Notes: RNAcentral holds the sequence, with entries from Rfam. A computed fold for a 155-nucleotide RNA from Paenarthrobacter aurescens, annotated as FMN riboswitch aptamer (RFN element). The prediction has a mean pLDDT of 80.
RNA sequence: UACGUGCUCCGGGGUCGGUGUAAGUCCGAACCGGCGGUUAUAGUCCGCGACCCGCGCGCCAUGGGACGUCCAAGUCAUUGGAUGUCUGAUGGCAGACGGUUGAACUGGUGAAAUUCCGGUACCGACAGUUAAAGUCUGGAUGGGAGAAGCACGUA
Repeated sequence: UACGUGCUCCGGGGUCGGUGUAAGUCCGAACCGGCGGUUAUAGUCCGCGACCCGCGCGCCAUGGGACGUCCAAGUCAUUGGAUGUCUGAUGGCAGACGGUUGAACUGGUGAAAUUCCGGUACCGACAGUUAAAGUCUGGAUGGGAGAAGCACGUA
């Protein structure tokens, strides 16, 4: 220095006015921009993450079926209990994997920028709401791409 394992910590920003019974949701104006990458700094490039959907190795619970073992009862037909293996069902946990998932052009500088500078645009999960939400509330004191540090091991 790199890689692996474990642990710790961090890990999303943003509103005013008008109308109205009622809007941070409409109208007008404003404001915000996760993570890694990149010849050079990115909401719009290439990827990743969050929400949602599918599938579902694995684990747990419940009750069922098949086969076996042991014990007990027995009218010798069986019945009851315990337990093991297999199997498929329902529910839950976690979750590899797959799907879905928005939006940018132009001029300039430069060796290099859809990233910088100038100009003009555009985009933003789900649920809720006295009225339609990127900005309010909620799932979420959650999850998370990833970032930093420590310990151990390997090269």